Small-subunit ribosomal RNA, 5' domain from an uncultured prokaryote, 544 nucleotides, folded computationally. The RNAcentral record of the full RNA draws on ENA. It matches the Rfam family "Bacterial small subunit ribosomal RNA". Gene Ontology terms of the family: structural constituent of ribosome and ribosome.
Context: one part of a larger RNA
RNA sequence: GAACGAACGCUGGCGGCGUGCUUAACACAUGCAAGUCGAACGAGAAAGUUUCCUUCGGGAAACGAGUAGAGUGGCGCACGGGUGAGUAACGCGUAGAUAAUCUAUCCUUAUAUUUGGGAUAACAUCGGGAAACUGGUGCUAAUACCGGAUACCCUUCAUUUCUGCCGGGUUAUGGAGGAAAGGUGGCCUCUUCAUGAAAGCUACCGUAUAGGGAUGAGUCUGCGUACCAUUAGCUAGUAGGUGGGGUAAUGGCCCACCUAGGCUACGAUGGUUAGCGGGUCUGAGAGGAUGAUCCGCCACACUGGAACUGGAACACGGACCAGACUCCUACGGGAGGCAGCAGUGAGGAAUAUUGCGCAAUGGGGGAAACCCUGACGCAGCGACGCCGCGUGAGUGAGGAAGGUUUUCGGAUCGUAAAGCUCUGUCAGAAGGGAAGAAGUGUUAUAUGGUUAAUACCCGUAUAAUUUGACGGUACCUUCAGAGGAAGCACCGGCUAACUUCCGUGCCAGCAGCCGCGGUAAUACGGAGGGUGCAAGCGUUGUUC
Numbered sequence: 001g002a003a004c005g006a007a008c009g010c011u012g013g014c015g016g017c018g019u020g021c022u023u024a025a026c027a028c029a030u031g032c033a034a035g036u037c038g039a040a041c042g043a044g045a046a047a048g049u050u051u052c053c054u055u056c057g058g059g060a061a062a063c064g065a066g067u068a069g070a071g072u073g074g075c076g077c078a079c080g081g082g083u084g085a086g087u088a089a090c091g092c093g094u095a096g097a098u099a100a101u102c103u104a105u106c107c108u109u110a111u112a113u114u115u116g117g118g119a120u121a122a123c124a125u126c127g128g129g130a131a132a133c134u135g136g137u138g139c140u141a142a143u144a145c146c147g148g149a150u151a152c153c154c155u156u157c158a159u160u161u162c163u164g165c166c167g168g169g170u171u172a173u174g175g176a177g178g179a180a181a182g183g184u185g186g187c188c189u190c191u192u193c194a195u196g197a198a199a200g201c202u203a204c205c206g207u208a209u210a211g212g213g214a215u216g217a218g219u220c221u222g223c224g225u226a227c228c229a230u231u232a233g234c235u236a237g238u239a240g241g242u243g244g245g246g247u248a249a250u251g252g253c254c255c256a257c258c259u260a261g262g263c264u265a266c267g268a269u270g271g272u273u274a275g276c277g278g279g280u281c282u283g284a285g286a287g288g289a290u291g292a293u294c295c296g297c298c299a300c301a302c303u304g305g306a307a308c309u310g311g312a313a314c315a316c317g318g319a320c321c322a323g324a325c326u327c328c329u330a331c332g333g334g335a336g337g338c339a340g341c342a343g344u345g346a347g348g349a350a351u352a353u354u355g356c357g358c359a360a361u362g363g364g365g366g367a368a369a370c371c372c373u374g375a376c377g378c379a380g381c382g383a384c385g386c387c388g389c390g391u392g393a394g395u396g397a398g399g400a401a402g403g404u405u406u407u408c409g410g411a412u413c414g415u416a417a418a419g420c421u422c423u424g425u426c427a428g429a430a431g432g433g434a435a436g437a438a439g440u441g442u443u444a445u446a447u448g449g450u451u452a453a454u455a456c457c458c459g460u461a462u463a464a465u466u467u468g469a470c471g472g473u474a475c476c477u478u479c480a481g482a483g484g485a486a487g488c489a490c491c492g493g494c495u496a497a498c499u500u501c502c503g504u505g506c507c508a509g510c511a512g513c514c515g516c517g518g519u520a521a522u523a524c525g526g527a528g529g530g531u532g533c534a535a536g537c538g539u540u541g542u543u544c
Base pairs, nucleotide, nucleotide: 001544002543003542004541006540007539008538009537010536013389014388015387016386017385018384019382020381021347026345027344028343030342031341032340035075036074037073040072041071048063049062050061051060052059053058082300083299084298091225092224093223094222095221096220097219098218101217102216106213107212108211109210110209111208112207113206114148115147116146117145123138124137125136126135127134128133154177155176156175157174158173159172162169163168182205183204184203185202186201187200191198192197193196226272227271228270233263234262235261238260239259240258241257242256243255244254245253275297276296277295278294279290280289281288282287302323303322304321305320325336326335327334328333353379355378356377357376361375362373363372364371365370392422393421394420395419402413403412404411405410426484428479429478430477431476432475436470441465442464443463444462445461446460447459448458449457487533488532489531490530491529492514493513494512498528500527501526502525503524509516510515
């Protein structure tokens, strides 16, 4: 000199864009943060209103409504969001390998979508329990569950052809094994019944199998990746082999047997510290330091462990066991997990609102309308940072008053003020007032595809209509009027700025270094003047 997620002191007008628990991975009240689908399925209220009956207590029907709220089932909950405790490691970075692998949803190609069955929740009823919850009996549905048929290029086995880079690809034959689910809308060409409908046809959405793609992931390898030798030896599943088990998959990953190896001064083992990278800061660079915000990867979710479901988890707002802590209890037993967004306590020098909205972007579900979304978009608070603007401009000498100083003549603050002439940024008031909105849906018209069809459905185009949290915000116009808006540090040298005055008298004090103060202190405290930066200025801390 530069920088900062800063803090402290004094001061503080406005706006834009960013940014904000670095400490206790400490404990958490409360609310919200993951749902959705009735076009998979069976059942199905109430309040209220109207009508009728009435013994005036009430009862019945319709609407409410196939709505609400539950239940079965599907998809999602492995994304998004948070944190950096652990980890010195194939964790990360980079370059590769996978002939050792998987991949739901999505796109694409092809073929199918056949035939049966038994349950169960909801519900009803009888119980148990303080509660959380739970048991028996009975009824019922499905795209829930379980059989059979069929099936290719699937799996496996045997034989076989061509080939290759270990277990791969490819050709053919045979044996064995392995699928499925329907829903919604429309139509009458064919068949059946006959105003029309169906087991028929058709469109769309689904389901199954196989191939390909895309995406995502798993595993392996070369190289790089902090400090300590005041850590020198470490290791029995240890190192390797054979055979098996396990996995989507290689492998001591696990097991049985066999061999006795393997690592290490090119630093093993042990200890300490630490998430890694893109980047960030500094520097002419080489380097050094760092890893907030944003992006990629990893790890974790009160602590420890082992699993289930699933394409994927050993799963933050799932389940089980153990532990610590908190809460409820009828003492028998139960409930919980903010390192999600706000917020509270504690710790600390120190870090924000229990806000608005799904309008946009994106995500989940759904055919869609739509629903959900503390992701996100916005607003609030903080000079925490960067940037921009303002606090007026011109003129004005009787060099006013006043302050300071004086050698008493004057000098200086000083064109500074007042006065005169203007301007109108920002703030204030009034009026107008956005872009961000593309869509989706609905209606109408035209057209293409499908089809037996001019129906339905799907696609395209045009027109109309509909959607804004921010926000009556940005912005524009008008009004009034210099009015509401300057401080902080320093002035002995380094170092820009006083041999000015007063006070103090080695005292009080200053100080980054040198040093200053003991009676005229440009160095302490105040005043006047000056210098520097400026809505900031200094100090402290840290890095270069």